[in-house]
A computed fold for a 350-nucleotide RNA from an Acidimicrobiaceae bacterium, annotated as Bacterial RNase P class A.

RNA sequence: UGAGCCGACUAGGUGGCCGCGGGGCAUUUCGGUGCCCUGAGGAAGGUCGGGACUCCAAAGAGCAAGAUGCUCGCUAACGGCGAGUCGGGGCGACCCGCAGGACAGUGCCACAGAAAAUAGACCGCCGAUGGCAGGGCAACCUGCACAGGUAAGGGUGAAACGGUGCGGUAAGAGCGCACCAGCGGUUUCGGUGACGGGAUCGGCUCGGUAAACCCCAUCUGGAGCAAGGCCAAGUCAGAACACGGGCUGCUCGUCCGCCGCAAGGCAGUUCUGAGGUGGGCCGCAGAGAUGGAUGGUCACCCAGCCCCGAAAGGGGUGGACAGAAUCCCGCCUACAGGUUGGCUCACCGU
Numbered sequence: 001u002g003a004g005c006c007g008a009c010u011a012g013g014u015g016g017c018c019g020c021g022g023g024g025c026a027u028u029u030c031g032g033u034g035c036c037c038u039g040a041g042g043a044a045g046g047u048c049g050g051g052a053c054u055c056c057a058a059a060g061a062g063c064a065a066g067a068u069g070c071u072c073g074c075u076a077a078c079g080g081c082g083a084g085u086c087g088g089g090g091c092g093a094c095c096c097g098c099a100g101g102a103c104a105g106u107g108c109c110a111c112a113g114a115a116a117a118u119a120g121a122c123c124g125c126c127g128a129u130g131g132c133a134g135g136g137c138a139a140c141c142u143g144c145a146c147a148g149g150u151a152a153g154g155g156u157g158a159a160a161c162g163g164u165g166c167g168g169u170a171a172g173a174g175c176g177c178a179c180c181a182g183c184g185g186u187u188u189c190g191g192u193g194a195c196g197g198g199a200u201c202g203g204c205u206c207g208g209u210a211a212a213c214c215c216c217a218u219c220u221g222g223a224g225c226a227a228g229g230c231c232a233a234g235u236c237a238g239a240a241c242a243c244g245g246g247c248u249g250c251u252c253g254u255c256c257g258c259c260g261c262a263a264g265g266c267a268g269u270u271c272u273g274a275g276g277u278g279g280g281c282c283g284c285a286g287a288g289a290u291g292g293a294u295g296g297u298c299a300c301c302c303a304g305c306c307c308c309g310a311a312a313g314g315g316g317u318g319g320a321c322a323g324a325a326u327c328c329c330g331c332c333u334a335c336a337g338g339u340u341g342g343c344u345c346a347c348c349g350u
Base pairs, nucleotide, nucleotide: 001346002345003344004343005342006341007340008339009338010337012301013300014299015298016297017296018295020039021038022037023036024035025034026033027032041321045332046331048330049329050328051327052326053224054223055222056221065220066219067218068217069216070084071083072082073081074080085099086097087096088095089094100215101214105213106212107209108208109207122154123153124150125149126148129147130146131144132143133142134141135140162180163179164178165177166176167175181205182204183202184201185200186199187198188197189196190195228282229281230280231279235274236273237272238271239270240269241268244256245255246254257266258265259264302319304317305316306315307314308313
């Protein structure tokens, strides 16, 4: 200098004017008026995970269903976070991982290919053994490639039952051996652990798929602030019928809204009760609404961008995503520009 990796922060500023939600104080002719304080985010978003809180349900255990799935910690809890292990990618800083079990059982493996799983013989190789033909007195020899053997070679495929070499064989093959790789058993060392290093034994080499069913382990009651609580017009049910006035009158009494012959019904007022509709309050907050406030405008300044100019400078433009609604912890998603810390690789110079 160039190319990258991992974080952290910020999210224009000041002032004037006009407004809005909440609270307080003062004043008032009770209608208001004035002053002061306070009022969005890193994601307030998606509503994905968890919790607080509320109501309902609930003996215990099991089954079912769902979720989670390497280890150890953190946390109120989580499917979150931190540090690790293992696997994969990158020269590297670093990044990514739905990371238990495939000898518990069942299933599936497209196309191609002969064959896709206690598999398989298409080409090739062999044909020891058996068969057939020929020769030979016979042992046996030669031929055929019919039975059959062979997974070394070719070919197909994502995948064909370890690799290299020597031996071995009719040809071959862990069939035998040496080394390498893997797996499993035993053991030892390090680590809390996942796991890692070593020793030794076993030819054990037994495909993949659990983001197929399934098995194993752990966890999970349901609904959600439109939860839920309080008050409570109207409505419904029951009871009573005042005050005042008229008639009569010593008093008792009777009559006085409407309909009906009547029983009775409707209406009015009051009281009591039921339930809880319209509505209000709480839940509800150092923003706290309940059609949802947190804004608009002007001036100047600032980062950035564009134009003119040789420069000084001038002019224009100009700040993303978005916006609370019970609260909290996370995750995910959106985001212009700017500031800043650490680290890696390449090249050049000293």
The model forms 96% of the base pairs in the Rfam consensus. It matches the Rfam family "Bacterial RNase P class A". The family's RNA type in Rfam is ribozyme. Model confidence (mean pLDDT): 77 of 100.